């Protein structure tokens, strides 16, 4: 000085101060919540929300996990079988980012992580909740 992100920005009070707690409001974001529409037999192998972070194929190398056999009183080991799971992939699709904006073609990176807790379609009025955190930035062409 900028970038992902919703994540800004004012106000008041306490403490008696390199500064720290507390509330309140405005912008922005997210949940729950009618009729009408939908879906209606499946569901502990649960179902959901935030987020771009999803979906199809394949695999028993590695772990789980179920079956089934040997061994064995039981425990437990060991084989083998099932993508059923976690995972992997010079597969495939699909979405997110890349610096004044904004359209394209290149070029590169990402698709993670947190939450409710047996519970939730859509959804007015109405209830509720966040306002974090982590970073340093390629071109080229048109408006």
């Nucleotide at each position: 000085u900028g970038c992902c992100g919703a994540g800004u920005c004012g106000u008041u009070c306490c403490c008696g101060u390199u500064g720290g707690g507390a509330a309140c409001g405005a912008g922005c974001a997210g949940g729950g919540g009618a009729a009408c529409c939908a879906a209606g037999u499946c569901a502990u192998u649960g179902g959901g929300g935030c987020u771009u972070a999803c979906c199809c194929g394949a695999c028993c190398c590695u772990u789980c996990a179920u079956u089934g056999a040997a061994u064995a009183a039981g425990g437990a080991u060991u084989c083998a079988a099932u993508g059923g799971a976690a995972g992997u992939c010079a597969g495939g699709g699909c979405g997110g980012c890349g610096a004044c904006c904004u359209u394209u073609c290149g070029c590169g990176c990402c698709g993670a992580g947190c939450c409710c807790g047996u519970c939730a379609g859509c959804u007015a009025a109405c209830c509720u909740u966040g306002u974090a955190g982590g970073c340093u930035u390629c071109g080229a062409a048109g408006g």

The RNA shown here (c-di-AMP riboswitch aptamer (ydaO/yuaA leader)) has 143 nucleotides and comes from a soil metagenome. It matches the Rfam family "c-di-AMP riboswitch aptamer (ydaO/yuaA leader)". About the family: This family represents a conserved RNA structure found upstream of the ydaO and yuaA genes in Bacillus subtilis and related genes in other bacteria. Its family is annotated with cyclic-di-AMP binding and regulation of gene expression in the Gene Ontology. The model forms 91% of the base pairs in the Rfam consensus.